[in-house]
RNA sequence: GCCCUUGUAGCUCAGUCGGAAGAGCGCGGUCUUGGUAAGACCGAGGUUAAGAGUUCGAAUCUCUUCGAGGGCUCCA
Numbered sequence: 001g002c003c004c005u006u007g008u009a010g011c012u013c014a015g016u017c018g019g020a021a022g023a024g025c026g027c028g029g030u031c032u033u034g035g036u037a038a039g040a041c042c043g044a045g046g047u048u049a050a051g052a053g054u055u056c057g058a059a060u061c062u063c064u065u066c067g068a069g070g071g072c073u074c075c076a
Stems, first nucleotide, its partner, number of pairs: 001072007010025004019056001027043005049065005
């Protein structure tokens, strides 16, 4: 220098053919207990890395930039 994969909640990750976002763990509350732990129920938490484009509509398609991981090649 070139190519590929990847970026979604605090963490680990889903999200199918574009119809608009979820799980587990964690966190908060309630119940239960003499009190904890465990368990049950409920809840909060997201400009889907950033910007632009296409579209009635974008996490999803296209382009650029940035971050992470991997592969390849050249020069002296």
This is a predicted structure of a 76-nucleotide RNA (transfer RNA) from a marine sediment metagenome. It matches the Rfam family "tRNA". Rfam classes the family as a transfer RNA. RNAcentral holds the sequence, with entries from ENA. The prediction has a mean pLDDT of 81.